[in-house]
RNA sequence: GCCGGGGUGCUCUAGCUUGGGAGGAGGCAGGCCUGGAAAGCCUGUGACCAGCAAUGGUCGCGAGGGUUCAAAUCCCUCUCCCGGCG
Numbered sequence: 001g002c003c004g005g006g007g008u009g010c011u012c013u014a015g016c017u018u019g020g021g022a023g024g025a026g027g028c029a030g031g032c033c034u035g036g037a038a039a040g041c042c043u044g045u046g047a048c049c050a051g052c053a054a055u056g057g058u059c060g061c062g063a064g065g066g067u068u069c070a071a072a073u074c075c076c077u078c079u080c081c082c083g084g085c086g
Stems, first nucleotide, its partner, number of pairs: 001085007010026004020069001027045006046059005062078005
């Protein structure tokens, strides 16, 4: 230099082919249960803003740009990791 695979929340990971709700598991927090625990069950768990709260809004998938009414997903460039070729 060329080719292939990958980068998604605290951790791991699905979703990408076929564009429209950021899903699952773990961990953590709260609750139920218990004499108390463990186990089990339920709920919550990206950021910011508004609100007493319920809740609503905006942004967020390695970085930047493009296409589109709409992008994690399609296109371009860059960057990092793994493997192969030279």